[in-house]
């Protein structure tokens, strides 16, 4: 020394920048809900708005004349009344003094010596009061009051007359003051100031009150007089208060940049208390200003509040200083002091009165009223305190003040009880139902009076040095002990608040808690309502059916006589950054450079002492803030003490460092020599190569352009091609992260002018040195002016193409322009997005220029090193990161320049400039909660690389066309139930809708139900039968019947199933939400991938591993590496299918015997077969290749060779994919219906589209005939031989078979024969006719299948477009599953059995790396502008209107001043007394001037027809401009065009992907 806290929000994460919010603290507050005391405090921020009413400044009789009345009490009295006293020298009024300039109140104006804070006055003043001193003398005339007239409505005025003083006026005196001169000392800042003295000149006064008579004089006793106290008047001091002057500090805009004529200064000269251009006259021609002058805005200053650690900030209530104001603008009187809030005059506005002629008024004093606002108090008591004015004093006066009322406006303190109390009450809330919570909280029992009511009683400080009066001492004159004055003590008196605080006493648990929040921030959570609604919200954000964010409840939390809200102020805000920021890529380095002002500045010595630093001194009022102590019971609140006040001013002292001043240096800086690079610049001339036009030859039909075309040239000779010629621009190679220049920029050679910069060694000059605000100057490429010049190029423009369109990319053309010379502009991604300059801080490698060495050497040249430049890696260090990195963005100083959230806005106004076009300065309103930077992860990419899939290409065979079958769509319909919709719905769900089935639709019916559990009551269960009900379902009646287990004797009773009726809870529901869910499944994909530990790397999201190098079907394996390991997939295990071996051999097999129409028997189990168990392929061998590895090629063996083939298996995950109609299931909706149950009917409709599929179309093929060979199944409510019957479906029939035994079962293509011969046919089989059969309660609406007849489309199918890679495609046929019946579809089987694949450019999907990104709901992303609609703010603008303010001129009120003044005037003079003089004034004029008029500018607002442009607004339009190479890379500047994003054109830029080259570096 006592002092420092964060949070939320941009992104899918993340690191940062950056803003916007939030917690805190404060207030003269105000709204909301609410509300017990008290104390102490504070209370019109707004209209300096307008004020009724009262009250706020008077007081002196001891300055002065004058001076009532009521009423009481005498007395006369004509009784009407009148006189005395007293009242009272009062009351009111006047004259005179003081006082009214203080106190009170507001802050309009005021950016200024207005105020702070230090000084100055030798440039002033100070009324009362102090100190000292000296004086108070002689006159003299007035005017109030008052009396009388007179005018007026009144306010008020006027005339006569009269009077007095501390009112006025005149003389006299003059220590001292003061004026001018004379002298002498002394300070000085040289102006000038103080003493001293001479003599001269100038100004003075008032008296009152008690007392006393010593002395004069009338004389109770007075007056002169003394005397005491007061008062006056000269001078002095001293306080106190002022005035004017300096220096320092004090707001904001430079879109205000020049300002000024009394304006700077002099001289006189006038005014003032006083300096001064204050004022005037002459002269001069200056001041002021970027250190911000002049305008403009806005504001009282301050000590101090409030917040902050502090530095700051922001503010000026209340309480103090100081200013200014007093209805408004002016004046000036009086006066020590005003230009005067409660005086004065004038002028306006505005109230108010009038008899209309005139007149009054000024709360921004205290209450109060009404306006105005969101909002701010009582027309209260008292002068008892403290203060103050006046008095000698009594005292009077005092909305200062003390004090009460109102307001929870603020601090402070204090209550609303306390202790017990679990049946954890009742009751509300929740709930998984069990229970938790409110909650000891209540109740109820003991208790206790702070506070508070009511009531009693006591009862305050705040009051004393007033006066008065006693005592005592002291003093001046005096005859005095009295009077008086002073000073001590003592007696008496005085309270508005207030019978308040405060103490005591009685009673009463009684009448005292709320507001706000509970989604994160931010302490506190649930249910129920509602459903993008209603609403909330301070940021983020909630709410579209399960909302802890909205209303409501219970429940918590926080504060608490308060709580919240708004609003304001600091703080967080380092977010204006001094403490304490920043500028490569987030805002932000000027396009460069010269240099003015400033700022900064090298070594050495002295000096001064300017800044600095130390000390002394004043000053920095008071309160206040901090500290200690104290007083109210405590605290706020209040006293006393200290201690700070961080400033300034004065003296002194230091002298390192700054600064000056003065000398010296030589290294910074230049300047002479001597040299060598260079596209540095200017001019002037030369060259050659190509374009392009011309002439000429030589040729013939095309050229030319494109992604392909045209437009366009060509037979009138293009285009090619040779030779010639003109013109006009620009320099290939060389050329190079090579050079030069301050940047722009500069490239053929030559010549002449000419800047710079390096290197090299000497010498000189000695800080001359960095920066640089304005300021000049130079500045590409587009533009403008003028005049030139044009080859090629190319903005506009035409035409052609492309296109939904195409104002455009693409072509044919083409004119400004590009060039030159002269002027203008002044701007670019003017880029290293990186100012200048100097110093310091590892290297390592290129290159250029100059040099120096070494060795070799004639020399090129290598190599080693210095300076200067240009490049790249890289260390520490810095950075948010990328990245910088001796050419810094590191580490420091200097200086200029810039930033401060995005959008509005490279915008408007304004002003500078320019011909213009615009250039450069630059905002606000309003609107957003982000816009942004580098990096990470995905995703994507009309980016790249490798790789893989019947992807694509090499084949075969469909689809699309026809008929038909089936599914969707659509339409229709009472219903055509529902679902699925791109791959991944559409011969799906459905492995099989005539009825059922079903869910639809019409119509009949039932209601605890068709189905489950509980309860009651009957009854056996069951069985049968009837009805001129009925389509049934269902309604209604009748009969027959008793079982079974326990109790008891039988009747009976229970009980377990079952009917039937009956109550209620329930049931039921293919109702609703797959976007609430579980389960289950599609898909990506059988693709090779998705993760984790632990380490390591990075602030960090993350990243290594998992990249790389090879290899795989594989993230399969090997190598390699900051990784080491691991999990879920892969792969293997599993079934199958292929070889063997074995073991079993019936129903199956048959080689040999033996037998038969026949493995049919008999033997057999060898073989096939069959189902058990086994073995077999693992790259194991063997060569190459390869990296000695992984592997891959080949070969051997082998039944199979590299995964043998086929299945089963589907990783983290993704599509809010599908499925509440399969089941499950939250929620919600239905309960005589959305349940159920019955007929019938639908689902099967049919202009039409689409998908799947069957037959075809024919001859490799169709009929006929004939012959052969199969798997796999699947059969008892069944499969059904044989035989017979029917042309056929079929029917009769029944052996056999619960099945390796019987059956179904004929396999078909195929083989072999005939036949048909290219045709709508002997191909095709639709359609229809007619006749059957079979299922089945039933074949209309709607079955399959058979005969006869009928014989339709269609002759191979356009754009497209699907499958398949080997036992597959294609082709043949066969079983099964649903199933009463019904298959072209499904699942399955076996038979015949093929062509291809170079290969990976390309289409589609998909894996890795990697780039680029404005995407993350992820390219079906995201996004731009026009128009079109509503709202909002704003610019422009014909005018129009307000306002402030300038020039010009006209006007001129009161008023000072100055000038007359013939009217008028008492004091003084002079007088003949008439009057003159001096003096002074009314009027009158001038000067200056306030409102006011008039003309003219300028600034700053309002408001306008219409206009611009902008910002917003869940779902409008056109297009697609931008981010991927964004589909024409993109963006600066400039021009031009064009609905519009833009497009072009000429120059730049990387802040472009890509590939390929060049150079660098690295290893």
């Nucleotide at each position: 020394g006592u002092g420092g806290a964060g949070a939320g929000u941009u992104u899918g994460a993340u690191c940062c920048u950056g803003g916007c919010u939030c917690a805190g603290a404060a207030c003269g507050a105000a709204c909301g809900c609410u509300g017990g005391c008290g104390g102490c405090g504070u209370g019109c921020c707004u209209a300096a708005c307008a004020c009724a009413u009262g009250c706020a400044a008077g007081u002196c009789g001891a300055a002065c004349g004058a001076g009532a009345a009521a009423g009481u009490c005498c007395c006369c009295u004509u009784c009407g009344g009148g006189g005395g006293a007293u009242g009272a020298g009062u009351a009111a009024a006047g004259u005179g003094g003081c006082g009214c300039a203080c106190g009170g109140g507001u802050g309009a104006g005021u950016a200024a010596c207005a105020c702070g804070u230090g000084g100055g006055u030798a440039a002033c003043c100070u009324a009362c009061c102090u100190u000292u001193u000296g004086g108070u003398u002689c006159g003299g005339g007035a005017c109030a009051a008052c009396a009388c007239c007179u005018c007026g409505a009144a306010a008020g005025a006027g005339g006569u007359g009269c009077u007095a003083a501390u009112a006025c006026c005149g003389g006299a005196u003059a220590a001292g003051a003061c004026c001018a001169c004379g002298c002498c000392c002394u300070c000085u800042u040289c102006g000038g100031g103080g003493g001293g003295u001479g003599g001269g000149g100038u100004a003075a006064a008032a008296g009152a009150u008690g007392g006393c008579c010593u002395c004069u004089c009338c004389u109770u006793g007075g007056a002169a007089g003394c005397u005491a106290u007061u008062g006056c008047c000269g001078a002095u001091u001293g306080a106190u208060g002022g005035g004017c002057c300096c220096g320092c500090g004090u707001c904001c805009c430079a879109u205000c940049a020049g300002c000024c004529u009394g304006u700077u200064g002099g001289u006189g000269a006038g005014g003032u208390a006083a300096c001064g251009g204050c004022u005037c006259a002459c002269c001069a021609a200056a001041g002021c200003u970027a250190a911000g002058a002049c305008g403009g805005g806005u504001a009282g200053c301050u000590g101090g509040u409030c917040u902050g650690a502090g530095a700051g900030g922001a503010u000026g209530u209340c309480c103090a200083g100081c200013c200014a104001c007093a209805c408004u603008g002016g004046a000036a009187c009086u006066g020590a002091g005003a230009c005067a809030c409660g005086g004065u005059c004038c002028a306006g506005a505005c109230u108010c009165c009038u008899a209309c002629g005139g007149g009054a008024g000024g709360c921004a004093g205290c209450a109060g009223u009404g306006g105005g606002g969101a909002a701010u108090a009582u027309u209260g008591c008292g002068c008892a305190a403290u203060g103050g004015g006046c008095g000698a004093a009594a005292g009077c006066c005092u909305g200062a003040c003390g004090c009460a009322g109102c307001g929870a406006c603020g601090c402070c303190g204090c209550g609303u009880g306390a202790g017990u109390g679990a049946u954890g009450a009742a009751g509300g809330c929740c709930c998984u139902c069990g229970g938790g919570u409110c909650g000891u909280a209540a109740a109820g029992c003991u208790c206790u009076g702070u506070a508070g009511g009511a009531c009693c009683g006591g009862a305050a400080c705040g009051a004393a040095u007033a006066a008065a009066u006693c005592c005592g001492g002291g003093g001046a004159a005096c005859a005095a002990u009295a009077c008086c004055c002073c000073c001590g003590g003592g007696u008496c008196c005085u309270g508005a608040c207030g019978g308040u605080a405060c103490c005591g006493g009685u009673u009463c648990a009684g009448a005292a808690a709320g507001c706000a929040c509970c989604g994160g921030c931010u302490a506190a959570c649930u249910c129920c309502g509602u459903g993008c609604c209603a609403g909330c919200a301070g940021c983020c954000g909630c709410g579209g059916u399960a909302a802890u964010a909205c209303g409501g409840a219970g429940g918590g939390u926080g504060c608490a006589a308060g709580c919240g809200u708004u609003g304001u102020u600091c703080g967080g805000a380092a977010u204006c950054a001094u403490u304490g920021g920043u500028c490569g890529u987030a805002a932000a380095g000027a396009g460069c450079g010269u240099g003015u002002a400033g700022g900064c500045g090298g070594g050495a010595u002295g000096g001064u002492g300017u800044g600095u630093c130390g000390g002394a001194c004043g000053u920095g009022a008071a309160a206040g803030c901090c500290c200690u102590c104290g007083g109210c019971u405590c605290a706020a609140c209040c006293g006393a003490g200290g201690a700070a006040c961080u400033g300034c001013a004065u003296c002194u002292g230091a002298a390192a460092c700054u600064a000056c001043c003065a000398u010296u240096c030589u290294u910074g800086a230049g300047u002479a020599c001597g040299g060598g690079a260079g596209a540095g610049g200017g001019a002037a001339g030369c060259g050659g190569a190509a374009u392009u036009u011309c002439c000429a030859g030589u040729g013939u039909a095309g050229a030319g352009g494109u992604g392909a075309a045209a437009u366009u040239c060509g037979u009138a000779g293009a285009u090619a091609u040779u030779g010639g010629a003109a013109g006009g621009a620009a320099c290939a190679c060389c050329a190079g992260u090579g050079g030069c220049g301050a940047a722009g920029g500069c490239g053929g050679c030559u010549u002449c002018c000419u800047g710079g910069a390096c290197c090299g060694a000497u010498a000189c000059u000695g800080a001359c040195g960095c920066u640089g605000a304005g300021a000049c100057g130079c500045g590409a490429a587009g533009g403008c002016g003028u005049g030139g010049g044009u080859a090629g190029c190319a903005a506009a423009c035409a035409g052609g193409a492309u296109u939904a369109g195409a104002u455009a990319c693409c072509c044919u053309g083409g004119u400004a322009g590009u060039c030159c010379a002269c002027g203008c502009a002044g701007u670019a991604a003017a880029c290293u997005a990186u100012g200048a300059g100097c110093a310091c801080u590892a290297g390592g490698u290129g290159u250029u220029g100059c040099g120096g060495g070494u060795u070799g050497u004639u020399g090129a040249c290598c190599c080693c090193u210095g300076c200067a430049g240009u490049g790249c890696c890289g260390u520490a260090g810095c950075u948010a990161a990328c990245g910088c990195a001796u050419u810094a963005a590191g580490u420091g100083c200097u200086c200029c320049g810039a930033c401060u959230g995005g959008g509005g806005a490279u915008u408007a106004c304004g002003g500078u400039c320019g011909c213009a076009a615009g250039a450069c300065u630059a905002a606000a309103a309003c609107u957003c909660a982000a816009a942004g930077g580098a990096a990470u992860u995905g995703a994507c990419g009309g980016g790249g690389g490798c790789c893989c899939g019947c992807a694509c290409a090499a084949g075969c065979g469909g689809u699309g066309g026809a008929g038909c079958a089936u599914g969707u769509g659509g339409u229709u319909c009472a219903a055509u139930u529902c679902g699925a919709c791109g791959c991944a719905a559409c011969g799906c769900g459905c492995a099989g809708a005539a009825c059922c089935u079903u869910a639809c639709c019409c119509a009949g019916g039932c209601u605890u139900g068709a189905c489950a559990u509980c309860c009651u009551g009957a009854g056996a269960a069951u069985c049968c039968c009837c009805g001129a009900g009925g389509a049934a379902a269902c309604c209604g009646g009748g009969g027959a019947g008793u079982g079974c287990c326990a109790g008891u004797u039988u009747a009976c009773u229970g009980g377990a199933g079952c009917u039937c009726a009956g109550u209620g809870a329930c049931a039921g529901g293919u109702g609703c939400u797959g976007c609430a869910u579980g389960g289950c499944u599609g898909u990506c994909g059988u693709c090779a991938g998705c993760u984790c530990g632990u380490g390591u790397c990075g602030u960090g999201a993350g990243a290594u591993g998992u990249u790389g190098g090879g290899u795989u079907a594989a993230g399969u394996c090997c190598c390699g590496c900051a990784a080491c390991g691991a999990g879920c997939g892969c792969a293997a295990c599993c079934c199958u299918c292929g070889c063997c071996c074995u073991u079993a051999g019936u129903u199956g097999c048959c080689a040999g015997c033996a037998u038969u129409c026949a493995g049919u028997u008999g033997g057999g189990c060898a073989c096939u077969c069959u189902a058990g168990g086994g073995g077999g392929a693992c790259u194991g061998c063997c060569g190459g290749u390869g990296u000695u590895a992984a592997a891959c090629c080949g070969g051997a063996g082998g039944a199979a060779g590299g995964c043998g083939g086929g299945g089963a298996u589907g990783a983290c995950g993704u599509c809010a994919a599908g499925u509440c109609c399969u089941c499950a299931u939250g929620g919600c909706c239905u309960u005589u219906a959305u349940g159920u149950c019955u007929g019938g009917g639908g689902c099967u409709a049919c202009a039409c589209a689409c998908g799947u599929g069957c037959u075809a179309c024919a001859a490799u093929g169709g009929g006929c005939g004939g012959u052969a060979c199969a798997a796999u199944g699947g059969g008892c409510u069944g499969c059904g031989a044989a035989c017979c019957c029917g042309c056929g479906a079929g029917g009769g029939g029944g052996a056999g078979c619960u099945a390796a035994u019987c059956c179904c079962a004929a396999a078909a293509a195929a083989c072999c024969g005939c036949u048909c011969u290219c045709a709508g046919u002997u191909c095709g089989g639709a359609u229809u006719g007619g006749a059957g059969u079979c299922u089945g309660c039933a074949a209309c609406u709607c079955g399959a299948c058979u005969c006869c007849a009928u014989g339709a489309a269609g002759u191979u199918g356009g754009a497209a477009u699907c499958g398949c890679u080997a036992g597959u495609a294609a082709u043949c046929g066969u079983g099964c599953a649903u199933c009463a019946g019904c298959a072209c579809g499904g699942c399955a089987c076996g038979g015949u059995g093929a062509a291809u694949a170079c290969g990976u450019u390309c289409c589609c999907g998909g894996g890795c790396c990697u780039u680029g990104u404005a995407c993350a709901c992820a390219c079906c992303g995201c996004c731009c502008g026009u128009c079109a609609c509503a709202c909002c703010a704003c610019g422009a603008a014909a005018g129009u209107u307000g306002u402030u303010u300038g020039g010009a001129c006209c006007a001129g009120a009161a008023g000072u001043c100055g000038g007359u003044a013939c009217g008028c005037c008492a004091a003084c003079c002079c007088u003949u007394c008439g009057g003159g003089g001096a003096g002074g004034u009314a009027g009158c004029c001038g000067c200056c001037c306030a409102a006011g008029g008039u003309c003219u500018g300028a600034g700053c607002g309002g408001u306008a027809a219409u206009u611009g442009g902008g910002g917003u607004g869940a779902a409008g339009u056109c297009g697609u401009a931008a981010c991927a190479a964004g589909g024409u890379a993109g963006c600066c500047g400039u021009a031009g065009g064009g609905g519009a994003a833009c497009c072009u054109g000429c120059g730049g830029c990387u802040g472009g992907a890509u590939c390929a080259c060049c150079u660098c570096c690295u290893u």